[in-house]
RNA sequence: AAAUCCAGUUUAUCCUGCUGGAGGUUACGGCUAUCUGGUUUGCACUUAGACAUGCAAGUUAUCUAGAAAUAGGAGCGAACUGCUUAGUAACACGUAGUUAACCUGCCCUAUAGUCGAGGAUACCCUCGGGAAACUGAGAUUAAUACUCGAUAGAAGAUGAUUUCUGGAAGGAUUUUUCUUUGAAUAUAGAAUGGGACUGCGGCUGAUUAGGUUGUUGGCGGGGUAAAAGCCCACCAAGCCGAUGAUCAGUAAGGGCCCUUAACGGGGAAGCCCUAAGACGGAUCCUGAGACACUGAUCCGAGCCCUACGGGGUGCAGCAGUCUGGGAUUUUUUGCAAUGUGCGAAAGCGCGACAAAGCGAGCCAGAGUGUCCCUCUUAGAGGGACUUUUGUUAAGUGUAAAAAACUUGACGAAUAAGGACUGGGCAAGACCGGUGCCAGCCGCCGCGGUAAUCCCGGCGGUCCAAGUCGCAACCAACAUUAUUAGGUCUAAAACAUCCGUAGCUUGCUGUGUAAGUUUUUUGUUAAAUCUUGUCUCAUGAGGACAAGGCUGCGAGAAAUACUAUACAGCUAGAGACUGGGGGACGUGGAGAGUACAUUUGAGGUAGUAGUAAAAUACGUUAAUCUUAAAUGGACUAACAAGAGCGAAGGCACUCUACGAUAACAGUUCUGACAGUGAGGGAUGAAGGCUAGGGGCGCGAAAGGGAUUAGAUACCCCUGUAGUCCUAGCAGUAAACACUGCUCACUAAACCUUGUGACCUCCUCGAGAGGUUGCAGGGCUGAAGCGAAGGCGAAGAGUGAGCUACCUGGGAAGUACAGCCGCAAGGUCGAAACUUAAAGGAAUUGGCGGGGGAGCACUACAACGGGUGACGCGUGCGGUUCAAUUAGAUUCUACACCGUGAACCUCACCAGGACCGACAGCAGAAUGAAGGUCAAUCUAAAGGGUUUACCUGACACGCUGAGAGGAGUUGCAUGGCCGACGUCAGCCUGUGUCGUGAGAUGACCGGUUAAAUCCGGUAACAGGCGAGACCUGCGUGUUUAGUUGCUAACUGAAGAAGAAGCACUCUAAACAGACUGCUCCUGUAAAGGAGAGGAAGGUGCAGGCUACGUUAGGUGAGUACGGCCCGAAUGCCCUGGGCGACACGCGCGCGGCAAUGAUACAUACAAUGGGAUGCGACUCUGAAAAGAGAAGCUAAUCUCAUAAAGUGUAUCCCAGUUCAGAUUGAGGAUUGAAACUCAUCCUCAUGACGCCGGAAUCCGUAGUAAUCGUUCUUUAGCAGAGAACGGUGAAUAAGUCCCUGCUCCUUGCACACACCGCCCGUCAAACCAACCGAGUUUUGCAUUGGUGAGGUUAGAAAUAAACGAACCUUUGUAAGACAAGGCAGGUUAAGUCGUCACAAGGUCACUGUAGGGGAACCUGCAGUGGGAUUACCUCCUAA
Repeated sequence: AAAUCCAGUUUAUCCUGCUGGAGGUUACGGCUAUCUGGUUUGCACUUAGACAUGCAAGUUAUCUAGAAAUAGGAGCGAACUGCUUAGUAACACGUAGUUAACCUGCCCUAUAGUCGAGGAUACCCUCGGGAAACUGAGAUUAAUACUCGAUAGAAGAUGAUUUCUGGAAGGAUUUUUCUUUGAAUAUAGAAUGGGACUGCGGCUGAUUAGGUUGUUGGCGGGGUAAAAGCCCACCAAGCCGAUGAUCAGUAAGGGCCCUUAACGGGGAAGCCCUAAGACGGAUCCUGAGACACUGAUCCGAGCCCUACGGGGUGCAGCAGUCUGGGAUUUUUUGCAAUGUGCGAAAGCGCGACAAAGCGAGCCAGAGUGUCCCUCUUAGAGGGACUUUUGUUAAGUGUAAAAAACUUGACGAAUAAGGACUGGGCAAGACCGGUGCCAGCCGCCGCGGUAAUCCCGGCGGUCCAAGUCGCAACCAACAUUAUUAGGUCUAAAACAUCCGUAGCUUGCUGUGUAAGUUUUUUGUUAAAUCUUGUCUCAUGAGGACAAGGCUGCGAGAAAUACUAUACAGCUAGAGACUGGGGGACGUGGAGAGUACAUUUGAGGUAGUAGUAAAAUACGUUAAUCUUAAAUGGACUAACAAGAGCGAAGGCACUCUACGAUAACAGUUCUGACAGUGAGGGAUGAAGGCUAGGGGCGCGAAAGGGAUUAGAUACCCCUGUAGUCCUAGCAGUAAACACUGCUCACUAAACCUUGUGACCUCCUCGAGAGGUUGCAGGGCUGAAGCGAAGGCGAAGAGUGAGCUACCUGGGAAGUACAGCCGCAAGGUCGAAACUUAAAGGAAUUGGCGGGGGAGCACUACAACGGGUGACGCGUGCGGUUCAAUUAGAUUCUACACCGUGAACCUCACCAGGACCGACAGCAGAAUGAAGGUCAAUCUAAAGGGUUUACCUGACACGCUGAGAGGAGUUGCAUGGCCGACGUCAGCCUGUGUCGUGAGAUGACCGGUUAAAUCCGGUAACAGGCGAGACCUGCGUGUUUAGUUGCUAACUGAAGAAGAAGCACUCUAAACAGACUGCUCCUGUAAAGGAGAGGAAGGUGCAGGCUACGUUAGGUGAGUACGGCCCGAAUGCCCUGGGCGACACGCGCGCGGCAAUGAUACAUACAAUGGGAUGCGACUCUGAAAAGAGAAGCUAAUCUCAUAAAGUGUAUCCCAGUUCAGAUUGAGGAUUGAAACUCAUCCUCAUGACGCCGGAAUCCGUAGUAAUCGUUCUUUAGCAGAGAACGGUGAAUAAGUCCCUGCUCCUUGCACACACCGCCCGUCAAACCAACCGAGUUUUGCAUUGGUGAGGUUAGAAAUAAACGAACCUUUGUAAGACAAGGCAGGUUAAGUCGUCACAAGGUCACUGUAGGGGAACCUGCAGUGGGAUUACCUCCUAA
């Protein structure tokens, strides 16, 4: 001590791609904190901002004064140390060299010398000026201060010449003459420290491409320690630059530091080396050394003092203050150590340094207790032990303290937090609060009343004296790819070719040795890093040793490769020749049909146009037919995925000129090649300029339609344009979305050009075949790819060169430059915003895509309805005190509710009532409750009175309950509707695919059916379908009461006897299976037939898959949460649910003669009945009433079935139809019939004469029609559920409408088309751009003024330099700005509906015009277009 991944685009998948998380480091912030050691830790980041106060450089063998302190002269030092990083992109730094172009105080070595003389001056003293700072005059004095002379010497110039070093003398050395200088020193050498020059190295921008005039070089001067345009005069015109000059921005450089596996990337604090700076700018003196941080002078800005005259000042030294900021310490001690200046030394000085103080800077270490007992765990209590630490004593320690160390004493005493807890990511499916609010969240996401995500509590997890957050860097990231990526469709191959530089490059030989390789050597400071040893409590820190620091230089060698020079070769390349080929280009000449116009002739009322129309044309003769003339455009068929061209592109014929690939020959050259930044040429359509031309078509424009609108699609006109000539422009989906070149790597087939060969032959310009080369296509092995797919014409394998890409948007936009007449083109950002955008494929869903199949909630055919009228009933709406509530497409609306007078009941008005249980307090007073009464009241109940009984309960407060038809069907259970009269749904094993997934379940048939058969990488299985269960239809057997009755008795009626034959009842069986025959078919099966009661599921029901619809039900019951709780509980009376301008649904009755009315008359089945059904008799006109037998029911009863049949009347009318409405009188139920019941009788007699658009039901015992029974009920059926009677028509088909199932196709949908989504406008916010202009600063520049020092001079003065200020112009960077403009973001704004399906006019690209807006239209192009047909090609048979 891992070269690591994880989350996020989707219903799911694989990619591309970015975003976020996890690691390390640096600074800061929050909360918290016991201690020790170490440390090159501490205003670097912002303000090279300003500074009060104190300190940070003195010292001394000499001299003068003084008693001294001290002052002055003089010497050395003050150029070191310390601080900072503003400037600087540069020989500033690093590294390696050069100095034959130089200097060097103090120190060291060697040699020589150290003599004589002189004149001043400071302090001090005296006198002045001044506020001060300071300064003037006079007098006095010394030196190691200063001056003069001698000697040795030194330097320079000139000439000559000896020797030495060296690669090379311009060097050193010797010498002649002259000049200068000459001792508290000189010369030579060494060392140290510097100056100067050079190679190489290290930032960004081309939206900075040309820069430069002392500039580049020469000659001669000046100048310096020293080379040089360093400076000057003259001469020449050079020098730098795409290998990036110049300009702009940023920045001290390095050792090193962080990170990484490494390559790399980032940084420039601390320590070391170097540079630079000292308030901004400039200059200078002294000196060995400075153009000098605590020197001088001047200008400028600031501050301070002032007597206004003038002065002073510079913390980027140490402390400290203010300011700025997220942020960085004490106005401490000492020279004891180290070091340094002076000094011979003692010593003196030193904010260097050594120490201490402060700070959660960093690194390392320790502790916050251990053991035992009791109690039920946590934990508490008790006991024992230890003593780092804490308190304390003595000693050592220190310059002085402190810490620390040594030896004692006391005592568990003094010491744990921070973040997290939905996933990533370790740790809660705990509680409370909140309720899309408050808030959280790096990313995905959480919160809308049951929050594991917010805020708290309790648990838990991770680190731990720390822990989290924030900002930044590296890694992760092969998301900048040198190591090591890509470019058909994801971002990305320039529109195409030519070609310069560059890069790359055939074969052979020789030389050289630049690259390359080997070896030797110098250097790469120390610190840092690695390893080892020692020290040390410690892996921290310290000491030592070795290695490394991958670099640069020098020497020697090697020569395979690259390079270079020379000489050759022919395989690449090129030239030449040959016969063929081609819609190759430019120009010229000619032809053809169609069209338009005009003219002639014929002819008459329409033509044209569309889905349908209209505008338009036409009796001044159109359209139409025919003939001729004129005009411009175009070039059918042949014509093919055939040909040519670099691409764009190119098609009638002939012709001139030009270009050209392939094949063949192998004659020539001899690497002449490949690619190609800049550059050049060509480049569809549209557009522009000028001049022509203009038949047709046709942007714009006009008109007509369509439409809600229609600036469109459709129609009628029609201008630019389209055509030609000469120019400009330079773009397209300029696409094969595929850069060029070379080599290698299966097979089959088609086709074009050309060469060779074989066969046939009618000997032809014939036919067929094999094969080579070069093109055009289509399948496909290996391989590649995310997949789709590519596959010798690669998207395969290996090379060379170029261009381009790096999340989406903003945006191919802005600004700047270049080009253009313009339109515009080219080059081409950022702020800001965003978690995705995208590719391929998968499963669904959808399509105003396609195919197949099916269905009376589809059509067709037929029958009957609804929709009109009246009424019943439900819903909406409205109204009302209330008209309770639910259900709202199919799948609400005679539904819940199978029927609300009270009740029901939930609604409204009014009046009342009610607190289990627990605790507390008061009170002992009273009265609570029950029963019988009276009174008030609408009732309930309450008040009052009264009699009796029970009896310590009751009352009040606080909690807590009961109850709730209160809320949530979007928290639920259960049940139900619809999809669904459907035929689907799922799995195992295997196989295919990286995977989601597919296959199975597909295809061809067949079926009601995923029913079955055949084929098939599938083989099987399960739930559904079917089978099954019930009823009906036929028969058999068994059994006969309350059922039945053929035979017997009887008045032939009732009934009895007898029987179980028949009917019926109800139990068990039988029967039907495409079993049989024929036809079709491989089969499954279909068609027809026989037999049979029944025939192809016999008919009708029940059962009803996986699921979907957050479908319905909280008002059937149940149940979580919430709410009300003396009212949303409960009781009562009355009202309401029954209202009524109106709209809709479901029904009933009719509109009549297939009828109505009257009379007579025939035939059912299912059911109900004790709070009941009620025969029968009587009363009544009837509803009904009064009696009353029977019946707990195959026995009695409800209970007459009706349509039908027979007879009669009516005679087409608002009627003898129809019955609403209303009046009167009765009956029944029920406490109660006004709101608001039903029935009966009489009277009244409305609308209505067959129903618009539209729509519903039905395929046989069905529709239609007729009645009956039951449910609900005290009473009420036009409802619903059953029952039987009579009893048709039509179809036997289809996918046109509505839908469903399957296959296929497209998709930007997946909440799944009620989808998604575009743009204008309106609103808010944000950052940009343009902008009349205003303003600041830097740099450069013009002119002026000009401090100052320097040089020359004895001086006056002169000259050049020149800070600063004013001014002119330019450039760059900011700041502000009315207004303008596009963009981005923002749950529910407006207008449309552009795109995604053939998206309803296919979409898109370029260009041009138009329009509120998406957009529309013209021209050319593309498929990244669906569908259908044809052609071509491929594969299989």
Description
Predicted 3D model of a 1437-nucleotide RNA (small-subunit ribosomal RNA) from a Patescibacteria group bacterium. It matches the Rfam family "Bacterial small subunit ribosomal RNA". Rfam links the family to the GO terms structural constituent of ribosome and ribosome. Model confidence (mean pLDDT): 80 of 100. Lineage of the source: Bacteria > Bacteria candidate phyla.